[in-house]
Context: one part of a larger RNA
RNA sequence: UGACGGGGACCCGCACAAGCGGUGGAGGAUGUGGUUCAAUUCGAGGCAACGCGAAGAACCUUACCUGGGCUUGAUAUGCUGGUAGUAGUGACCUGAAAGGGAAACGACUCCGAAUUUUCGGGGAGCCAGCACAGGUGCUGCAUGGCUGUCGUCAGCUCGUGCCGUGAGGUGUUGGGUUAAGUCCCGCAACGAGCGCAACCCUUGUCCCUAGUUGCCAGCCAAGCAUUGCUGAGGGGCACUCUAGGGAGACUGCCCUCGUAAGGGGGAGGAAGGUGGGGACGACGUCAAGUCAUCAUGGCCUUUAUGCCCAGGGCCACACACGUCCUACAAUGGCCGGUACAGCGGGUUGCGACACCGCGAGGUGAAGCUAAUCUCUUAAAACCGGCCUCAGUUCGGAUUGCAGUCUGCAACUCGACUGCAUGAAGUCGGAAUCGCUAGUAAUCGCGGAUCAGCAUGCCGCGGUGAAUACGUUCCCGGGUCUUGUACA
Repeated sequence: UGACGGGGACCCGCACAAGCGGUGGAGGAUGUGGUUCAAUUCGAGGCAACGCGAAGAACCUUACCUGGGCUUGAUAUGCUGGUAGUAGUGACCUGAAAGGGAAACGACUCCGAAUUUUCGGGGAGCCAGCACAGGUGCUGCAUGGCUGUCGUCAGCUCGUGCCGUGAGGUGUUGGGUUAAGUCCCGCAACGAGCGCAACCCUUGUCCCUAGUUGCCAGCCAAGCAUUGCUGAGGGGCACUCUAGGGAGACUGCCCUCGUAAGGGGGAGGAAGGUGGGGACGACGUCAAGUCAUCAUGGCCUUUAUGCCCAGGGCCACACACGUCCUACAAUGGCCGGUACAGCGGGUUGCGACACCGCGAGGUGAAGCUAAUCUCUUAAAACCGGCCUCAGUUCGGAUUGCAGUCUGCAACUCGACUGCAUGAAGUCGGAAUCGCUAGUAAUCGCGGAUCAGCAUGCCGCGGUGAAUACGUUCCCGGGUCUUGUACA
């Protein structure tokens, strides 16, 4: 000087408390351990591994296993030699394919000679050989790059000066204040840098510009119908909206406390003291993670640890754990009727509408490169009816049969539909997680990946709470101080 303390003081955080909903019990999905296996490829391992890499394992992917094949190789560069029935196309044979063999057809280009044929040399291609390629083989404890974490925490440093023999200190401590090393006051310090904040995006209010594909208040007209509905009739850009520009919030104003910084209250305002959300992550820590994104040193391999192919495996199953989904019902289930979104996607695509099918879906097919057409009826909610507390009209696992779709192909191993079947489960031990507001809870919708496949992930809107006395305690963190036999 740090680190540590079941030392102290002060302060903060869904850290506790106060609340709401879960997990731990059940069935299923998914990841992991273990076990098994010819193989169940590899990595990730407290927080910070375990719906993680994987934003799509039937083949492919694929790195694994078994078997069949290739050897300058699936791909690149260079050198040497050879090569006209050559390169290329390839019937056919073998084979699971890959591969192996192979009839037939059959070239291109440059230079010179020759000038019909052709001859010589070179190139491309091909063959043989060499140098090399290749490696998801090892080392993340040799590395770059990228990332996680402490932590959006408020810290981490430097120049000069001063103090100290020195390590080092001071500044950065102190008194206040703040979300903040934020600011104020003081001070042997005075300044400065990286962080904080602001500048960026989005959302909340208003104004201006613009008016199609968006909108329809008023005016005219039409149809239905009876005082309403229909916006792609005329017309209009008012409103909504779209997307470009601007205004607006600064403790600016008032009261009050305070030397000040600032705090408390109020007015006006769509918004008030950082308005909400995002992007943004200081010096560093964990020899943290990644050699399997990529790059890369070293090592290893070279008829194999490389490459191609078929089939299998990554999907196994006595168990154990994590993360989720669905439930155990009446604030519910079922049936009928009837409203209201937002983000997005679409030409190998989205597909209206009509018809067929109980349905998944099928047939035909308009429109749309999309504010135009379409995915697209949002669901919960609301209205009416049934069920009446039961393993049930709860719950849907499992299984049988019959189907649909994608795809060369759904046996191992896809999703979905119909009929039948109807398991466990009556709210979950010890323990444990999330959340402070448009949040939790709950309801549906879209997208990436993708032929197909979502309870996962990333987004979107609808409905919409309860509670916070307080900081003693648990956990993590910050500042100062103290002890230390630790560095």
Annotation: This is a predicted structure of a 487-nucleotide part of an RNA (small-subunit ribosomal RNA, 3' major domain) from an uncultured candidate division AC1 bacterium. Rfam family: Bacterial small subunit ribosomal RNA. Rfam links the family to the GO terms ribosome and structural constituent of ribosome.